[in-house]
Order: sequence, then structure tokens, then C1' cells
RNA sequence: CACCCCGUGCGGGGUAUUGGUGAAAGUCCAAACCGGCGGUACAGCCCGCGAACUCCGGAGGAGCAAUCCCCCGGAGCCGACUUGGUGAAAUUCCAAGGCCGACGGUCACAGUCCGGAUGGGAGCACGGGUAC
Repeated sequence: CACCCCGUGCGGGGUAUUGGUGAAAGUCCAAACCGGCGGUACAGCCCGCGAACUCCGGAGGAGCAAUCCCCCGGAGCCGACUUGGUGAAAUUCCAAGGCCGACGGUCACAGUCCGGAUGGGAGCACGGGUAC
């Protein structure tokens, strides 16, 4: 004293006391609001990761069946930025103007409501152990 092993804890925000239409909208129009984790000059939109989603394989459950649910593994997919300024260095700071946001549900279309989810999770912190 680990970059290795074990344990514990933590680990996602947001439709306004606003206006319009309508039978009905936190879903539409207007307007508002929000931004996981690591890296890097401080980042939603640079690089990478996680989640979600799709497919395949396998275990299990429900059903007469079609089919559905759930767990594990693998693969795939995976959004969005410009200009000016400062500086050694910034698509990260400052100024201005933009843009993006899974699936299922819903008296009407959802980044913001409800649900899977008291889940999972990149990872962060602390404690212990071991190797060199």
C1' cells in the first nucleotide's frame, strides 16, 4: 500500500397558485421547468459508460391452447450545438441564440403525470483483507 478480494452505506431531476382550445389535456397550442455516472479547463448535446428498448439462447411460472409473465446470459440499438469573448488550454467557463429526451398506460398525442421500480444501475464514499 493496491488498479485484486470481501463487506457496508449512498447512488435522477422536472408543467408554474400561468394563459388558450375542448366534454375531457400536468399529454395539444402558448409559456415554464429539468439534466444519471466516469474522463477532459468546470459538459444533458466532445469521448466513453449505465438504464430503457429490440432480438437470440437458456432456467422457471400461469394457461386446454394460442399466448403471457419472470429470471440469467449474449448480441443489437442507443438523442441533441453553434457563434463571439477570455485563456497556455474550454463544443465544458462567460455572453447570445439553438437543440435533445426509452417502453406501457391515459376521457386526447407525455423528457416532466401514473406504472414496471421499495427494481436495476454506471459509479462514489468508507471499513476490512491479501499480493507486489
Molecule: FMN riboswitch aptamer (RFN element)
Organism: Acidimicrobiales bacterium